[in-house]
RNA sequence: GAAACGCGUCGGGUGGUCGCUGUUUGCUUAAAGCAAAGAGAGGAAAGUCCGAACACCAUAGGGCAGCGAGCCGGAUAACGUCCGGGACUUGCGUGAAAACGUAAGGACGACAAGUGCAACAGAGAGUAAACCAGCCCCGAUUUUAUAUAUUCGGGGUAAUGGGUGAAAGGGUGAGGUAAGAGCUCACCGGCGUGUCUGGUAACAGACGCGGCCAGGUAAACUCCUCGCGGUGCAAGGCCAAAUAGGGAAACGAGACCGAGCUGCUCGCUUGGGUGCCGAAAGGCGGCGUUUCCGGGUAGGCCGCUCGAGCCAUGCGGUAACGCACGGCCUAGAUGAAUGAUCACGGCCCGCGCGAGCGGGAUACAAGAUUCGGCUUAUAGACGCGUUUCAUUA
RNA sequence: GCACCCGUAGCUCAGCUGGAUAGAGUGCCUGACUACGAAUCAGGAGGUCGCAUGUUCGAAUCAUGCCGGGUGUACCA
Numbered sequence: 001g002a003a004a005c006g007c008g009u010c011g012g013g014u015g016g017u018c019g020c021u022g023u024u025u026g027c028u029u030a031a032a033g034c035a036a037a038g039a040g041a042g043g044a045a046a047g048u049c050c051g052a053a054c055a056c057c058a059u060a061g062g063g064c065a066g067c068g069a070g071c072c073g074g075a076u077a078a079c080g081u082c083c084g085g086g087a088c089u090u091g092c093g094u095g096a097a098a099a100c101g102u103a104a105g106g107a108c109g110a111c112a113a114g115u116g117c118a119a120c121a122g123a124g125a126g127u128a129a130a131c132c133a134g135c136c137c138c139g140a141u142u143u144u145a146u147a148u149a150u151u152c153g154g155g156g157u158a159a160u161g162g163g164u165g166a167a168a169g170g171g172u173g174a175g176g177u178a179a180g181a182g183c184u185c186a187c188c189g190g191c192g193u194g195u196c197u198g199g200u201a202a203c204a205g206a207c208g209c210g211g212c213c214a215g216g217u218a219a220a221c222u223c224c225u226c227g228c229g230g231u232g233c234a235a236g237g238c239c240a241a242a243u244a245g246g247g248a249a250a251c252g253a254g255a256c257c258g259a260g261c262u263g264c265u266c267g268c269u270u271g272g273g274u275g276c277c278g279a280a281a282g283g284c285g286g287c288g289u290u291u292c293c294g295g296g297u298a299g300g301c302c303g304c305u306c307g308a309g310c311c312a313u314g315c316g317g318u319a320a321c322g323c324a325c326g327g328c329c330u331a332g333a334u335g336a337a338u339g340a341u342c343a344c345g346g347c348c349c350g351c352g353c354g355a356g357c358g359g360g361a362u363a364c365a366a367g368a369u370u371c372g373g374c375u376u377a378u379a380g381a382c383g384c385g386u387u388u389c390a391u392u393a
Numbered sequence: 394g395c396a397c398c399c400g401u402a403g404c405u406c407a408g409c410u411g412g413a414u415a416g417a418g419u420g421c422c423u424g425a426c427u428a429c430g431a432a433u434c435a436g437g438a439g440g441u442c443g444c445a446u447g448u449u450c451g452a453a454u455c456a457u458g459c460c461g462g463g464u465g466u467a468c469c470a
Stems, first nucleotide, its partner, number of pairs: 001389010013344006020040002023037006042364001046375002049373005054232004066228005071085005086108001088105007109223002114221002116217002131162003134157007142149001170188006189213002191210008236302004246293007256272006275284003309328003313324004347360005394466007403419004412450001421437005443459005
C1' cells in the first nucleotide's frame, strides 16, 4: 500500500421555482375556497421473532393440560436483549508433557430417575461378546505304559494380537489363579461424596472417603426448577343520518255475512255483526296514523403522539447502565401526502505540474397506537481491529 | 393485527415416528417395430430435496433463522 472479514459512525448539504398533505392565523354568511406563516419517513420505517406500555373482557384460591425460559452475577419498566464472569469445545502459539496464553463459538439444568433409539458391518451394540490367532483345564485319540507331544471334542479366559464399526465397557504394576479378570492391593485417571480455603455466586484449589468405573443421544419421550388469564388501537370511548326493527303515549277503524241503488264491476246506502277475559266497572292484546324515547349501522370525533423522548456537559460504575444539570420539540394525514426540476457545493473517474476542464454515480428501502431489543436488506464514504499478500528500509 | 399451511426431476406427486445408490407417473433422448407416424417394447439422461447454520456416527426427515408462495378470521344486535 492492496484485498478479505468483523465492529462502529454516516448514508447527501444550501438556495430558487412548480406541485402534494396536515396545522395555525386572516378574509369570504356557510359548505368550501383564497392568502400568509410554519412543518412533513428510517437506520432499518421491513420481517412481525421476543419483551413491555396502554385499553377492554374475564378473574376466590389451587391444580391438570399446553406453551415458553434454563451456568452464575449484574443492567433494565421488562426481555429469549445487553454487560461482566465461570466451565466446556475448537483453532493458533509456547512447552517433552501437564499446563499456560490468546482468539472464536454455543438452545452450557438432568442420560448416575425411568423408557426408547443406534441402519450397514461385525462373534458381540449395552444386566456385553469367544469369530480368527493365542493362553489354561478336562475327556478321547496315537503309544506296552507314564510324562511330553499330535489331532479331535467340551469348557474357561476379554490378560496378548487380529478383524468390524461413529462407538467394543479405565491405565500401570504386584498379589492371586489352572489360565485369567477391580477378583484383591498400591499408584495414576475419571465419577460421586464430605470437610476446609478463595469467590456474592457459577466455580476453582487442597485434603479425605467410596472399586462406584456409570459409553452416546433429551434440536428422543421424559424428569426437575421458574414463568405465562385472554384479546389486541379493527383495543376502547364519545357524537350520531336514512331505512328497518324495539319501547311508550294519544287518536282511529273493526273480521265477516246479507239486502238495496246499477245490466256488471267499483262506489254509495243500510241491517246483522264488530278481538279476548269479565255480570258490570274495568283490564289485556292485534292493526293503522301521529308524536316521543332508547339501542345501534353508515359517517364523524377522540384514543394519536411530550415520550421508559432526543442532544450536550459533568459525576459514579471494569462495563451494560445510572444520576445531576442545561438545552430542544421532531409526521399523526386512513384507497393514506413527503415529488419533480434548476443552480452552487460535496463524492468518484479521466486529463493536467497547477489553477482548472470533461464525464459519471447516488444503495436498501418508506410511517399507520407507541416504545425496548433481535433478525434480515443496504451502493458508497470514513475510523478502528484481525488475517493474507506485495514493496521499501 | 392474529392464527396457520406449503416448497422434492421440465410438470404432478410419494418418501419426512432420522439409516445410506432419494423414488413413481407423465414429459425428454436413443434404439427396435412400421413404407411413415401414433401406440407398444427395450435402454438412458435428468435432483445444490427453497437457502443458511446447527444437533447427531448419520439430516429430504429434527431444531433455529431467512427466502418465496398461499389460506383463514375479525364490528354491532
The prediction has a mean pLDDT of 76. Two RNAs folded together computationally: RNase P RNA and transfer RNA, 470 nucleotides in total.